[in-house]
Molecule: small-subunit ribosomal RNA
Organism: uncultured bacterium
């Protein structure tokens, strides 16, 4: 850095996934070891249990314990032991009183959108306990009170009264260096209020001791040093489907509080104060250093470490205090757990540790104060779950190891295999030689501690032993994306992150082999970010892909012309301050490296402030200017726009006239009108509504729109002139006006036309298109909606950038004067073309979609959905504004090739047309389908299956059935072993195949072969798959096409050439052209026919000569004829036409004329066409069967459908006798002649021919005469009986023939359909192939005889070709759309129900500060001698007020019978709206 996915394929859009990082992570499978680090992310859910803030006896009264000297007793001679008593001093402990601490340190993020946090100011409006630094002091006094005693009281927690006592508790006076206050007056500063200094005068104001000689405290002011409180600008989350909030509220004054200013609180005045630069509400969040990710700007995050904050069961509260409104502190009210004696207590892990519980899921009830920090303390010291170790977890990162060397018989063994002295595994391995990292044992053993102290820890480290020894595994291998084979399995199990994979050959599912990556780890889930310039500041759009509002005006805001001063906001340089540490980057150090750690730079702000610079932008001047814009005059076009009058033409209606049977409609037709007189005319009247022609590619308006003529009023716009203001401009969130047709409302008017609606039609149906009627509307008049493809699918505005050619409107020049026309030039509107540049492309292009600048608007995948809720408008229909949840992996755009269209052009072709002849209708054959059996084998199935495979099923074939048999086999090879026999031939059971028996007995000198038997490999299979395949075929289609090369366009895909004009039977050919040229096909070479010549004459021939019954035979090379080589025909000639050309008409000559006729000859290519039953063949099935061998049967069956054919219904014909001319072709297991026989098939017999000799073998229709005379017949021949005949081992089932009898049905054949364009169709017979016969009428070939007709391409089919539409690409037999049915999913509404949060109102109203207090009580001071004052405590009382009751709102969530549409779903019903002109665009 990018891949993959929309398409048949491209290029653009655009979502959706992938590869990469990363975690507190968790789940599967795995697990050696060390070191650093993390470890409730959910229940601010409860908590059991211990431990987590004490300490000071150097303040204090006591208590306690030990206790020296002392007493007194034992014992002893003393010393001294022991045991009582006592308790100064003394030592230790210590409840209590006093003091510091307990406000830090530890935990947690629940609240908090706030000065909570960050940054940077600021307090002249503050406070600060311990420290530290300086000045000055510390007098004299008092009364009390726990503890304690003893008594009460209660279960307990505790508590009450009585009496004693201390103090560094606690009051009282004194002092004032000094502090506050008040007043007077003076100096200095400062942005206001004001500070500060220093001065008079009044007034109030401290203090305390311990220790014991170090010192520690005390009281008061100053100052510092850390720490804390206010206050401000600036910075950071979403939602307008929250827009208006606000009454202490915004301000004043007085007052009260406060450390402190202040609505902080009150009482009174004032009506202000926030808000679209988003107030207020509401959802969410502790913020922040950084952390992840990134090129980077962003983006996501906010553990662990650091700062800050806010909380401490929920809720209120205030009390000590320097500090709290206080996690292990108090009081109230709540839930909640304990405990009780029921009367009343008592508690608060979100500190370490632990338990439950929630969860997918996160840890020991450890050691230790050794270290670092904390608290008290003069210290010793004591506390200390802070901390510093350990412990569990691969939870991360980082480091090692699981061995190294050498070793080919390339070992077994495993996989695969083309089967082979193969390939892989794989030097792997075994084997040799080595080494000891780490892990084990032992054994020495720290740093961390400058004196003493070591949890960690007998740990790190170091030595030393032994031994390759204890240690690998986990995802993948279809393409993104490294890595491939084999078996299973068989749209099934299943995989999948996208695209997809599995329906019998799955690199994709499962296993194995092998491979690939990574390694104590692999992989999965899930979250961030990136890739994704897919929110686009950097670095995107909006004609057609999503995206330009319907159209103006105009507010806020945005952005602005030209020139001078002045300012410095912005912007620029420099400077200083700060931007914590830790992190990140660089450099160096330290653990054996790393991770980690350590110690120095550096980087970071939209930050403060200070000094400077003015280009630019801003701001400023009662400056300047005129090019921007306005106004002025003269002029001009115009369906701009109301209101007012008028006009002719037409429809209908109405009167009345002539007039008669139809009118009107339509594809056709009805419905309707119409003899009560229609439509037609003709003539008068009413009413209404829209204005031919001019007229347009024209004009005017902002859009919307706007049209018949005249008046009245009113708008804008052009051009000219250049007098005038002097930037007055431009755009435009919100806001306003205007806004087609439809629609609503009142009232009017209604001719025509016309939704619904009703009849008629078409139609399978037709709630439609088409007719016929018709109601609302349309039309005015007033209000209403506010939305259209409101389109240029293209917002406004200036300025630039090649022209070409129309048109409207204005001007000016030209013509020696004037002028119509006409040129030329300008400005302005409207078109068409085009150049550059753009653009996916199409395209647009001075009317820009180029190039720039300002402004607003809108878009971010398809669907769900412009819907739901909510809000706002609106009588109402609705409209604006606008989600989500599920879903899908595409939706869409512009281009391309093809394909197809009930698109267009142009051409062809028995394709239609104009003929001839048949088919369908009979009878039979012969296929096929059904049906039917034991079986009726199998295949082929629109054209291109169906007299096809089958060029021939009585058995065989034969593949099916039925029954009997048989197992290396009916055939093939081979090994190994065994036999001397096997075939042959007889015989006997037997349907038969077979079995038994009998006879038989191979070549070779051998070795051996040949045979057979037995076993093992293996044979067989018309068993499956033609959708695995090969090879051949059919079709379109003998249609003219189908390609490549190099060049050129094009971002591609493609395209040109192949298209154009002409011709052709043709991509035949000529022309022209960004094409040149070429190949496959066309055509031509090839075979037959048709002419002539030449050469050759036998079995062919016979003019002439002879001869004969007869080309019989002599003869002949003439002539048919054979076969062999030539000639011949090319539009060569001529005329015309045509571009002079290809070419085309005519015409000469020719046997033959434009391809002379017919065959062979079948481009690239379609249809998974058709064949596995010709043959070959994967793979899969069988294997004593599905192989093989026999019998009989069956493919021939029959109610019935079809397709091919034959015979015929007759007189252009039957029948009878006579008579004539063919070719092709066969033939020795064969044709068979000729005689004979038999009516006849056919038979006897046997000449000839291996064939231009002989044979099949008489050709038939045809001629000639006779007969039949229109009838089911002398037509027609089925059927049937009978009797023969041939072939064959055998004619029942099931063959041909003949002879005689029988004599069926058919009288030309509905709808429909098929061939044929000359030797054709039609008609006649001949041969031949297979074949023992034969179903042949089939099929392949042969030849006689021989017509008819084509105007033409309008239509039907099919097909080339250009083009034009597409939403189609399995390509129209395509694609799609909605309803109804089923299933599932999510949502709306919904009688309502249940709950959350928020305020409001209002009642109650705990604690608790404050206030008052007239009651109770009161040591210190005061007076006095009073039950006195001052103060104070209680109580009561009052203000606020937590929790609560009670109303009625507001939001938000679950949930609801019943319903409302939406999605999604391999094969469900009804139709066919859409895409082609989709059949009504």
């Nucleotide at each position: 850095a990018g891949g993959g996915u929309u398409u048949g394929a491209u290029c653009a859009u655009g979502g959706c996934u992938c590869a990469g990082g990363a975690c507190g992570a968790a789940c599967g499978c795995u697990g050696g070891c060390g070191g650093c680090g993390u470890g409730c992310u959910u229940a601010a859910c409860a908590c059991a249990u211990g431990c987590a803030a004490g300490u000071c006896g150097a303040a204090c009264g006591g208590g306690g314990u030990c206790c020296a000297g002392c007493c007194g007793g034992u014992g002893g001679c003393a010393a001294c032991a022991c045991c009582g008593g006592g308790g100064a001093a003394g030592a230790c402990c210590u409840a209590g009183u006093g003091g510091c601490g307990a406000a830090c340190g530890g935990g947690u993020g629940a609240g908090u959108a706030a000065c909570a946090c960050g940054u940077g100011a600021g307090c002249a409006a503050c406070c600060u306990g311990c420290c530290c630094c300086g000045a000055a002091g510390a007098c004299c006094g008092g009364g009390a009170u726990a503890a304690c005693a003893a008594c009460g009281g209660g279960a307990a927690a505790c508590c009450g009264a009585u009496g004693c006592u201390a103090a560094u508790a606690c009051c009282g006076g004194a002092u004032g260096c000094c502090c506050u206050c008040a007043u007077c007056a003076c100096g200095u500063c400062g942005c206001a209020u004001g500070g500060c200094g220093a001065g008079a005068u009044g007034a109030g104001g401290a203090a305390a001791g311990g220790u014991c000689a170090g010192c520690c405290g005390c009281u008061u002011c100053g100052g510092g040093a850390g720490g804390g409180g206010c206050u401000c600008g600036c910075g950071g989350c979403c939602u307008a489907u929250c827009a208006g909030c606000u009454u202490g509220u915004u301000g004043g004054u007085g007052g009260g509080g406060u450390a402190a200013c202040g609505g902080c609180c009150u009482a009174c005045c004032a009506a202000g104060g926030c808000a679209a630069c988003g107030a207020c509400g509401g959802g969410u969040a502790g913020c922040u250093g950084g952390u992840c990710u990134g090129a980077g700007a962003g983006g996501a995050c906010g553990a662990u470490c650091a700062g800050c904050c806010a909380c401490a069961c929920u809720g209120g509260g205030a009390c000590u205090g320097a500090g709290a409104c206080a996690c292990g502190g108090c009081c109230c009210a709540g839930a909640c757990u304990c405990c009780u004696a029921c009367g009343g207590g008592a508690g608060g892990c979100a500190g370490c540790a632990g338990u439950g519980g929630g969860g997918a899921a996160u840890c020991u009830u450890g050691c230790g104060c050794a270290a670092u920090g904390g608290g008290c303390g003069a210290a010793a010291g004591c506390c200390u779950g802070a901390c510093g170790c350990a412990g569990c977890a691969a939870c991360g990162c980082c480091g090692c190891g699981u061995g190294g060397a050498g070793g080919a018989c390339g070992a077994a063994g495993g996989c695969c295999u083309u089967c082979g002295a193969g390939g892989u595994u794989g030097u792997a391995a075994a084997c040799u030689c080595c080494u000891u990292u780490c892990a084990g044992c032992a054994g020495g053993g720290a740093c961390g501690a400058u004196u003493a102290u070591g949890a960690c820890g007998g740990u790190a480290c170091c030595u030393g032993c032994a031994g390759a020894a204890g240690a690998a595994g986990c995802c993948c291998c279809g393409g993104c994306c490294a890595a491939c084979u084999a078996c299973g399995u068989g749209c099934c199990a299943g995989c999948a992150g996208c695209c997809g994979c599995g329906g019998u050959g799955a690199u994709a599912c499962g296993u194995a082999g092998g491979g690939g990556g990574c390694g104590a780890g692999c992989g999965u889930u899930g979250u961030c970010c990136g890739g994704a310039u897919u929110c686009a500041u950097u670095g995107g759009g909006c004609g057609u892909a999503a995206a330009g509002a319907g159209c103006u005006c105009g507010u806020a805001g945005g952005c602005g012309g030209u020139u001078c001063g002045g300012u410095a906001a912005g912007u620029c340089g420099g400077a200083u301050g700060u931007g914590a540490a830790a992190u990140c980057u660089c450099c160096a150090g330290g653990c054996u490296c790393a991770a980690c750690c350590u110690g120095g730079a550096g980087c970071g702000g939209c930050c403060a402030u200070c000094c400077g610079a003015u280009a630019c932008u801003g701001c400023u001047g009662u400056g300047a200017c005129u090019a921007g814009a306005g106004u002025u005059c003269g002029g001009u076009a115009g369906g701009g726009g109301a209101c007012c009058g008028u006009g002719g033409a037409a429809u209908u209606c109405c009167u009345g006239g002539u007039g008669u049977a139809g009118c009107g409609g339509u594809g056709a037709a009805a419905u309707g009108c119409g003899c009560u007189g229609a439509u037609a005319u003709c003539a008068g009247g009413a009413g209404g509504a829209a204005c031919a022609c001019c007229a347009a590619u024209g004009g005017c308006g902002a859009a919307g729109g706007c049209a018949g003529c005249g008046g009245u009023c009113u708008g804008g716009g052009c051009c000219g002139a250049c007098a005038c203001u002097g930037a007055c401009g431009c755009u435009g969130a919100g806001g306003a006006g205007c806004g087609a047709a439809a629609g609503c409302g009142u009232g009017g008017g209604g001719a025509g036309c016309g939704a619904a609606c009703a009849g008629g039609a078409u139609u399978a149906g037709a709630u439609a298109c088409c007719c016929u009627g018709g109601u609302a509307g349309u039309c005015c008049a007033c209000g209403c909606c506010g939305u259209a493809a409101a389109c240029g699918u293209u917002g406004g505005g200036c300025a630039c950038u090649a022209g070409g050619u129309g048109u409207g409107g204005g001007g000016u020049c030209u013509u020696a004067u004037c002028g119509a026309c006409g040129g030329a030039c300008u400005c302005c509107g409207u078109g068409c073309c085009g150049a550059a540049g753009c653009u996916a492309a199409c395209g647009c292009a001075u009317u820009a979609a180029g190039u720039g600048c300002c402004c607003c608007g809108c878009c971010u995948g398809g669907g769900g959905a412009g819907u739901a809720c909510g809000g706002c408008c609106g009588c109402a229909a609705g409209g604006c504004u606008a989600a989500a949840a599920c879903u899908c992996a595409a939706a869409g755009g512009a281009a391309u090739u093809g394909a197809c269209g009930g698109g267009g052009g142009c051409c062809c072709g028995c394709a239609c047309a104009a003929g001839c002849g048949g088919c369908g209708g009979a009878g039979c054959a012969u296929g096929u389908g059904g049906c039917u059996u034991a079986a009726u084998u199998c295949g082929a199935u629109g054209c291109a299956a169906c007299g096809c495979g089958a060029a021939g099923a009585a058995c065989c074939u034969u593949a099916c059935c039925u029954g009997g048999g048989u197992u290396u086999g009916a055939c093939a090879u081979g090994u190994a072993g065994g036999g001397a026999a096997a075939a042959g031939c007889c015989g006997u059971a037997g349907a038969g195949a077979u079995a038994c028996g009998g006879u038989g007995u191979c070549c070779g000198a051998a070795a051996g072969g040949g045979u057979c038997c037995u076993a093992c490999a293996c044979a067989g299979g018309u068993g499956g798959u033609g959708c695995a395949u090969g090879g051949c075929u059919g079709u379109c289609g003998u249609c003219a096409g189908c390609u490549c090369g190099u060049g050129u366009c094009g971002u591609g895909a493609g395209a040109u050439g192949u298209u154009g004009g002409g011709u052709u039977a043709a991509g035949u050919c000529c022309c022209g052209c960004a094409a040149c040229g070429a190949g496959c096909g066309c055509a031509a070479c090839c075979c037959u026919u048709g002419u002539c010549u030449u050469u050759a004459g036998u079995u062919a021939c016979c003019a002439u000569c002879a001869u004969u019954a007869a080309g019989u035979u002599g003869g002949g090379g003439a002539c048919u004829c054979u076969a062999a080589a030539g000639a011949g025909a090319c539009u060569g000639c001529c005329g015309g036409u045509g571009a002079u050309a290809a070419a085309c008409c005519g015409g000469a000559g020719g046997a033959a004329g434009g391809u002379a006729a017919g065959g062979a000859u079948g481009a690239g290519g379609u249809c998974a066409a058709g064949u596995c039953a010709u043959c070959a063949u994967g793979c899969c099935c069988c294997u004593u069967a599905u192989g093989u061998c026999c019998u009989g049967g069956g493919c021939u069956a029959c109610a019935c459908a079809c397709g091919u054919g034959c015979u015929a219904c007759a007189a252009u014909g039957g029948u009878u006798a006579g008579g004539a001319c063919a070719a092709u072709a066969a033939g020795u297991c064969g044709c068979a002649a000729a005689u004979u026989c038999g009516u006849g098939a056919g038979a006897a017999c046997u000449a000839g021919c291996u064939a231009a000799u002989c044979u099949u073998a008489u050709a038939a229709a045809c001629c000639u005469a006779a007969u039949c005379u229109c009838a089911g017949u002398a037509c027609g021949g089925a059927u049937u009986g009978u009797a023969g005949g041939c072939u064959g081992c055998a004619a029942c089932u099931c063959g041909c023939c003949u002879a005689c009898a029988u004599g069926a049905a058919g009288a030309c054949g509905g709808a429909a359909u098929c061939g044929c364009u000359a030797g054709u169709a039609a008609u006649c017979g001949c041969u031949g192939g297979u074949c023992a016969g034969c179903u042949a009428c089939a099929c392949a070939g042969c030849g006689g005889u021989g017509a008819a007709u084509a105007c033409g391409u309008u239509c039907c089919c099919g097909g080339g070709u250009c083009u034009u539409g597409u939403a189609c690409a399995c390509a129209c037999c395509g694609c799609c759309c909605g309803u109804c049915a089923c299933a599932c999913c999510a949502u709306g509404g919904g009688a309502g129900c249940u709950g959350g949060c928020c305020a409001u109102g209002u009642c109650c109203g705990a604690a608790a500060u404050c206030a008052u207090u007239a009651c109770u009580c009161u040591a210190a001071c005061c007076u006095u001698a009073a039950u006195g004052g001052a103060g104070g405590a209680g109580g009561a009382u009052g203000c606020u007020u937590a929790a609560g009751g009670c109303a009625g709102g507001g939001c938000u969530a679950g949930u609801g019978a019943c319903u409302g549409g939406g999605g999604u779903g391999a094969a469900g019903u009804c139709g066919u709206a859409a895409c082609a002109a989709g059949g009504u665009a």